[in-house]
RNA sequence: CGGGGCGUAGCGCAGGGGUAGCGCAGCUGCUUUGGGAGCAGCAGGUCGGCGGUUCGAACCCGCCCGCCCCGACCA
Numbered sequence: 001c002g003g004g005g006c007g008u009a010g011c012g013c014a015g016g017g018g019u020a021g022c023g024c025a026g027c028u029g030c031u032u033u034g035g036g037a038g039c040a041g042c043a044g045g046u047c048g049g050c051g052g053u054u055c056g057a058a059c060c061c062g063c064c065c066g067c068c069c070c071g072a073c074c075a
Stems, first nucleotide, its partner, number of pairs: 001071007010024004018055001026042006048064005
């Protein structure tokens, strides 16, 4: 430098046009002398950034940023 993949809740991931979900973790309550565990409930997101298309974008398009893989070049 070129090609490909990935970026979504604290962590691991799903979702691929119609107002965003699962598991674990967290918080509250109940159970227990307490811890752990179980049950019930709650909270947590500018979907990497900026633009574009669209009635409507996490999803489609462009550019940029970061991470990973492959290749080329130089040493």